[in-house]
Context: one part of a larger RNA
RNA sequence: CUGGGCGUAAAGGGCGUGUAGGUGGAUACAUAAGUCAAAGGUGAAAUCCCCGGGCUUAACCUGGGAACUGCCUGUGAAACUGUGAAUCUAGAGUAUGGGAGAGGGAAGUGGAAUUUCCGGUGUAGCGGUGAAAUGCGUAGAUAUCGGAAGGAACACCAGUGGCGAAGGCGACUUCCUGGCCUAAUACUGACACUGAGGCGCGAAAGCGUGGGGAGCAAACAGGAUUAGAUACCCUGGUAGUCCACGCCGUAAACGAUGAGAACUAGAUGUUGGGUAGCUAAGGCUAUCUAGUAUCGUAGCUAACGCGAUAAGUUCUCCGCCUGGGGAGUACGGCCGCAAGGUUAAAACUC
Numbered sequence: 001c002u003g004g005g006c007g008u009a010a011a012g013g014g015c016g017u018g019u020a021g022g023u024g025g026a027u028a029c030a031u032a033a034g035u036c037a038a039a040g041g042u043g044a045a046a047u048c049c050c051c052g053g054g055c056u057u058a059a060c061c062u063g064g065g066a067a068c069u070g071c072c073u074g075u076g077a078a079a080c081u082g083u084g085a086a087u088c089u090a091g092a093g094u095a096u097g098g099g100a101g102a103g104g105g106a107a108g109u110g111g112a113a114u115u116u117c118c119g120g121u122g123u124a125g126c127g128g129u130g131a132a133a134u135g136c137g138u139a140g141a142u143a144u145c146g147g148a149a150g151g152a153a154c155a156c157c158a159g160u161g162g163c164g165a166a167g168g169c170g171a172c173u174u175c176c177u178g179g180c181c182u183a184a185u186a187c188u189g190a191c192a193c194u195g196a197g198g199c200g201c202g203a204a205a206g207c208g209u210g211g212g213g214a215g216c217a218a219a220c221a222g223g224a225u226u227a228g229a230u231a232c233c234c235u236g237g238u239a240g241u242c243c244a245c246g247c248c249g250u251a252a253a254c255g256a257u258g259a260g261a262a263c264u265a266g267a268u269g270u271u272g273g274g275u276a277g278c279u280a281a282g283g284c285u286a287u288c289u290a291g292u293a294u295c296g297u298a299g300c301u302a303a304c305g306c307g308a309u310a311a312g313u314u315c316u317c318c319g320c321c322u323g324g325g326g327a328g329u330a331c332g333g334c335c336g337c338a339a340g341g342u343u344a345a346a347a348c349u350c
Stems, first nucleotide, its partner, number of pairs: 004321003007304002012318001014201004021194003025088003029084003033081002035077003039073004049065006091191001092188004096183004103177007110154001115149007125136002162169002206247006215241002220236004258317006266295013299306002323350003332343004
């Protein structure tokens, strides 16, 4: 390589968008590039294979045949693929009416709590722990009442509830804005799927500039613990956490499960919408549909388990794997302010 694989053994790209490419619905017509058929030409000899012959045999030499699975030419076939032109509506999309939502961005507003400050009451403790101590407090703390400031986060509602491609999103109001679901018609007429590169988004931490800083808290300091204690516990505490703009581009970025499509028993819950029926007017029942969960049949699986949201049965396209260590490292390239990221070996060794 062929092959076999990728939930947990090595292996699904963090997620999207989309270029090239690959693949692609129904009907009839044309064509004949692919495809198929027979024919002709060619496919040197030797070698290989089969049947013979010659050296006493064998190796070796030698005659004939087969083969050389290929290529070319014209002829023919027209199911399939392609191509051309035509039609269609089941895929896809558009228009219209409804609907749910922590989807995104901006501005404004609110209450609870922590902390600090000011004032009142009040007096000797407070705090903290397994126990303590460091720490705070007669310069009046802790507690309690009133007032003020400031920053950050939004209790209850809250739910294997919702939304988003993923990361993620949770107080309230307004404005701007993306996607989704649903009903019945009308329209376009394959406009589709996937997607190497590319481009964009991308938690936390980290970086740059300027703000902000209540609480928390790497580093750091002190107190304990201990044989030691560069820790766990305690008292403090700076970056950071927050905002704006710009970088970084990684995570157990997980469902450890790529995207799209079709088919294949059921049962139960729940969210959004539709239809029909019954209503005691709260809803209930049946059913269709889009999600989201639990169990389970066939089947699959090494087992665990999966099981219409498949890890079942198939198709299309992409990514990735190929013993452990060395190593996601070195070197080189590209990217980055840096930290580093990405691409990615070998010697050697078991």

Record summary: Predicted 3D model of a 350-nucleotide part of an RNA (small-subunit ribosomal RNA, central domain) from a metagenome. It matches the Rfam family "Bacterial small subunit ribosomal RNA". The coordinates come from a structure-prediction model, not an experiment, and the mean pLDDT is 89.